[in-house]
Context: one part of a larger RNA
RNA sequence: AGACGAACGCUGGCGGCGUGCCUAAUACGUGCAAGUCGAGCGAACCAAUGGGAGCUUGCUCCCUGAGGUUAGCGGCGGACGGGUGAGUAACACGUGGGAAACCUGCCUGUAAGACUGGGAUAACUCCGGGAAACCGGGGCUAAUACCGGAUAAUUCAUUUCCUCUCAUGAGGAAAUGCUGAAAGAUGGUUUCGGCUGUCACUUACAGAUGGGCCCGCGGCGCAUUAUCUAUUUGGUGAGGUAACGGCUCACCGAGGCCACGAUGCGUAUCCGACCUGAGAGGGUGAUCGGCCACACUGGAACUGAGACACGGUCCAGACUCCUACGGGAGGCAGCAGUGGGGAAUUUUGCGCAAUGAGCGAAAGCCUGACGCAGCAACGCCGCGUGAGCGAUGAAAGCCUUCGAGUCAUAAAGCUCUGUCGGGUGGGAAGAACGCAUUGACGGUACCACCAAGGGAAGCCCCGGCUAACUCCGUGCCAGCAGCCGCGGUAACACGGAGGGGGCAAGCGUUGUUC
Numbered sequence: 001a002g003a004c005g006a007a008c009g010c011u012g013g014c015g016g017c018g019u020g021c022c023u024a025a026u027a028c029g030u031g032c033a034a035g036u037c038g039a040g041c042g043a044a045c046c047a048a049u050g051g052g053a054g055c056u057u058g059c060u061c062c063c064u065g066a067g068g069u070u071a072g073c074g075g076c077g078g079a080c081g082g083g084u085g086a087g088u089a090a091c092a093c094g095u096g097g098g099a100a101a102c103c104u105g106c107c108u109g110u111a112a113g114a115c116u117g118g119g120a121u122a123a124c125u126c127c128g129g130g131a132a133a134c135c136g137g138g139g140c141u142a143a144u145a146c147c148g149g150a151u152a153a154u155u156c157a158u159u160u161c162c163u164c165u166c167a168u169g170a171g172g173a174a175a176u177g178c179u180g181a182a183a184g185a186u187g188g189u190u191u192c193g194g195c196u197g198u199c200a201c202u203u204a205c206a207g208a209u210g211g212g213c214c215c216g217c218g219g220c221g222c223a224u225u226a227u228c229u230a231u232u233u234g235g236u237g238a239g240g241u242a243a244c245g246g247c248u249c250a251c252c253g254a255g256g257c258c259a260c261g262a263u264g265c266g267u268a269u270c271c272g273a274c275c276u277g278a279g280a281g282g283g284u285g286a287u288c289g290g291c292c293a294c295a296c297u298g299g300a301a302c303u304g305a306g307a308c309a310c311g312g313u314c315c316a317g318a319c320u321c322c323u324a325c326g327g328g329a330g331g332c333a334g335c336a337g338u339g340g341g342g343a344a345u346u347u348u349g350c351g352c353a354a355u356g357a358g359c360g361a362a363a364g365c366c367u368g369a370c371g372c373a374g375c376a377a378c379g380c381c382g383c384g385u386g387a388g389c390g391a392u393g394a395a396a397g398c399c400u401u402c403g404a405g406u407c408a409u410a411a412a413g414c415u416c417u418g419u420c421g422g423g424u425g426g427g428a429a430g431a432a433c434g435c436a437u438u439g440a441c442g443g444u445a446c447c448a449c450c451a452a453g454g455g456a457a458g459c460c461c462c463g464g465c466u467a468a469c470u471c472c473g474u475g476c477c478a479g480c481a482g483c484c485g486c487g488g489u490a491a492c493a494c495g496g497a498g499g500g501g502g503c504a505a506g507c508g509u510u511g512u513u514c
Stems, first nucleotide, its partner, number of pairs: 002513003006510005013383006019376002021341001026339003030336003035076003040073002043070004050063006083294003093218006102211002107207007115149004124139006151180001156177009184199006220266003228256002232254008270290003273284004296317005319330004347373001349372003355369001356367001358365002386416004397406002420455001422450005430441001458503005463484003469498005479486002
């Protein structure tokens, strides 16, 4: 000199784009952050229209029931998206390979199918218990919920045969056995028998996508850590898994790692990248993107294509809250926000208009993802704070050798201009979805016009390094200081002033790093 998620001091006009708890993975009041489907199902409620009856002729009752709402059953999604970096020195990550020929909802393709039966249960109702959370019993009912039977294969298992491979094994054929579904929903048409569209469903194979597993290599410190290891290392067999494997178990053998650093301890998410540097290298891992790990702490499984599951369940613990003391409820490392900690880090904002995710046939619903706005000179970039003329070289200040010099064309004054800011008027693109409708931002950006120099400059430094000097005060005092060093009566080094130098909406200081 450069850089920064910075902080502090003084100062502060505007805009664009970014960034903003690095500390306590500390504790959290409140609101919101994951729902959706009535075109799967029964039921309940509201109710347009039409018809009928009664009469108090504008009301009531009965039937019909378009349409709407939704507590429950059921489906799909809550494994994505969002947060954090505690743990982890590890196949966690990066990179390059691999097989035991592992799994894969939704999506795509191909082939085939969708036949026939059954029993429940929630909602509801009745009863009971409880302060509550909620729970128990009797009765009724439906399905794309659940359970049988039939049918099928290229699935799976076993056996036999053939081919290939050094081999584990792979491929093909045959036989036997096991195994599936929703007669669904909604349209069109109908001679009411059907025919047919869309969506959904089942099986098999293949693809795509995503994931699981194995291996080589690579990236921290300490040897004042030298040995570590008993399922430990290998084999056989069995179990288990989607799959290989001491993954687990029984038995057998006695191995396995290590100065090319095992083991232990400490520290730490890793990378693309970022900063610096001529490079080699050194440092870092905020924002953005990829992977991993975690979700009050510890443990566990259930469901499911997928979890050992942030806003699911169970158990234990700590903490907080409610309680009728019997018992219950909770988890911001989601977005805002609060206390606390700290040198230090924002609004309890607007909107689903766009992009994307979920559900739905769709309309649409939901979405603190996201799009925007707000706050902060935290950073980068851009712009402005006026321009021209103007010497009696005005006054004041400072200095002086008292002549002058300097501030200084600087001001005043004259003539202009109109950026930004202010006012008035106009006013978008972003909108894509057949048409129509649809904009949070926002009356924003932008454009035109209007007025008037009016509203807009500070900070640090001036002994050398290092650019910029005099006077006064002080007198080894007060103080300065990055290093050398200044100050003890003429201090260019302290304090003030004038002048000067540097940068500029910033300037300095501190910290960290190259």
The part of an RNA shown here (small-subunit ribosomal RNA, 5' domain) has 514 nucleotides and comes from an uncultured bacterium. Its mean pLDDT, the model's own confidence on a scale to 100, is 84. The RNAcentral record of the full RNA draws on ENA and Greengenes.